[in-house]
RNA sequence: CGGGGUGUGGUGUAACGGCUAACAUUCCUGUUUUGGGAACAGGCGACUUCGAGUUCGAAUCUCGACACCCCGA
Numbered sequence: 001c002g003g004g005g006u007g008u009g010g011u012g013u014a015a016c017g018g019c020u021a022a023c024a025u026u027c028c029u030g031u032u033u034u035g036g037g038a039a040c041a042g043g044c045g046a047c048u049u050c051g052a053g054u055u056c057g058a059a060u061c062u063c064g065a066c067a068c069c070c071c072g073a
Stems, first nucleotide, its partner, number of pairs: 001072007010025004018056001027043005049065005
């Protein structure tokens, strides 16, 4: 420098163009326990990397930028 892929709660993953963006785990509270752990119940936490476009409607499609990964030179 060229080509390809990925970007969503603290972490790991879901989400046909149509909801209040879901699940697990972590964390917080409560029950239980002498205490811890485990179990059970409840709760907090992401406007989806950024900007523009298409559309009645975009996390999803298109374009550009940025970051990371892979391949080639």